[in-house]
Context: one part of a larger RNA
Molecule: large-subunit ribosomal RNA, domain III
Organism: Gammaproteobacteria bacterium
RNA sequence: GAGUAACGAUAAUGCGGGUGAAAAACCCGCACGCCGAAAGUCCAAGGUUUCCUGCGCCACGCUAAUCGGCGCAGGGUGAGUCGGCCCCUAAGGCGAGGCGGAAACGCGUAGUCGAUGGGAAACAGGUUAAUAUUCCUGUACUGAUUCUUACUGCGAUGGGAUGACGGAGAAGGCUAAACUGGCCAGGUGUUGGAAGUCCUGGUUUAAGCGUGUAGGGGGGAGUUUUAGGAAAAUCCGGAACUCUAUUAACCCUGAGGCGUGAUGACGAGUUACCUUUUAGGUGAUGAAGUAGUUGAUGCCAAGCUUCCAGGAAAAGUCUCUAAGCUUCAGGUAAGAACCAACCGUACCGCAAACCGACACAGGUGGACGAGAAGAGAAUUCUAAGGCGCUU
Numbered sequence: 001g002a003g004u005a006a007c008g009a010u011a012a013u014g015c016g017g018g019u020g021a022a023a024a025a026c027c028c029g030c031a032c033g034c035c036g037a038a039a040g041u042c043c044a045a046g047g048u049u050u051c052c053u054g055c056g057c058c059a060c061g062c063u064a065a066u067c068g069g070c071g072c073a074g075g076g077u078g079a080g081u082c083g084g085c086c087c088c089u090a091a092g093g094c095g096a097g098g099c100g101g102a103a104a105c106g107c108g109u110a111g112u113c114g115a116u117g118g119g120a121a122a123c124a125g126g127u128u129a130a131u132a133u134u135c136c137u138g139u140a141c142u143g144a145u146u147c148u149u150a151c152u153g154c155g156a157u158g159g160g161a162u163g164a165c166g167g168a169g170a171a172g173g174c175u176a177a178a179c180u181g182g183c184c185a186g187g188u189g190u191u192g193g194a195a196g197u198c199c200u201g202g203u204u205u206a207a208g209c210g211u212g213u214a215g216g217g218g219g220g221a222g223u224u225u226u227a228g229g230a231a232a233a234u235c236c237g238g239a240a241c242u243c244u245a246u247u248a249a250c251c252c253u254g255a256g257g258c259g260u261g262a263u264g265a266c267g268a269g270u271u272a273c274c275u276u277u278u279a280g281g282u283g284a285u286g287a288a289g290u291a292g293u294u295g296a297u298g299c300c301a302a303g304c305u306u307c308c309a310g311g312a313a314a315a316g317u318c319u320c321u322a323a324g325c326u327u328c329a330g331g332u333a334a335g336a337a338c339c340a341a342c343c344g345u346a347c348c349g350c351a352a353a354c355c356g357a358c359a360c361a362g363g364u365g366g367a368c369g370a371g372a373a374g375a376g377a378a379u380u381c382u383a384a385g386g387c388g389c390u391u
Base pairs, nucleotide, nucleotide: 013031014030015029016028017027018026032388033387034386035385040368041367042366043365046348047347050346051075052074053073054072055071056070060068061067080141081140082344083343084342086119087118088117092113093112094111098107099106100105122139123138124137125136126135142340143339145337146336147335148334149333150332151331152330153325154324158320159319160318161317162316166307167306168305169304172300173299174298177294178293179292180291181290182203183202184201185200186199187198204265205264208260209259210258211257215253216252217251218250219244220243221242222241223240224239225238226237228236229235266289269285270284271283272282273281274280308311354363355362370382371381372380373379
């Protein structure tokens, strides 16, 4: 220079009360304003205690601070079903032998790893200062082992089927959700309206189990035979014939609805009590709990139609036999008992907690995504919820 520039989005603050040495900023209340395909909620990645409580204010916070993602201390993450681990494989990695190379090493078979994909099973309510599909209550489900009973050809690292998949388009059936009526509870000063009108609030309930619907797909059953499926096969594939049938029957699949779950839970309110006051906490009782309209980008649906560029694999599941076993073992069905380890789980998560040297107007994948107007997830105003961006 200079007590100058600046104090990091122009979403906005004001008042009352409390605490305190001190209050524009902390807490409570009442108004006002802002977001609302977000500036709300839930996950993944990443962070790693930042979460909750008590005490504190030298530093950190672009100001003050009684406040804090700050300092100190104590507390907090509970799983057979969520995710991982586990079984399986993709791209890709490693790679016994092997091949190449002077070597280092490179490539690569059998294998072995490797999710961003495939594979068993849980929902509703309640509860903590802080966790919950994990604790509690109620109601379920899955797999393994052992035992019992009944029946019985079982058996794989092999065969076959399934698993099993692209783009676009159209129509249908549903549900979530929203809205409206009805119902329930409460309120209703003045003028008209009072067995009414109007206003405010509520009208919520899962998985599982039973039923098997709208719809979608395949014609179905049997006998004989067989150069294929590296061996075998009763399986798959090929061939012939018979019966039945074409809007059907049969089989497979299949949302939703209904019943049950639920004489339960939840529920506006009413009421009693506690706390030094506020904030709040505990207990008891507990009404209605229905219909219609609109209607998804969600479900039926990996469906249907169509097109060419022709759209993973393996495990798993079903089935077939080989070796072998065949009084056994094994298999199927029902029932019972018992087991289900280990790791993650707090909190932030379009952000003051991640990546950007910062409490940085930048960047960051997925899910939900209400109302009025609207073609709409645009736009404007709002709900739930969250904020007023630390001078």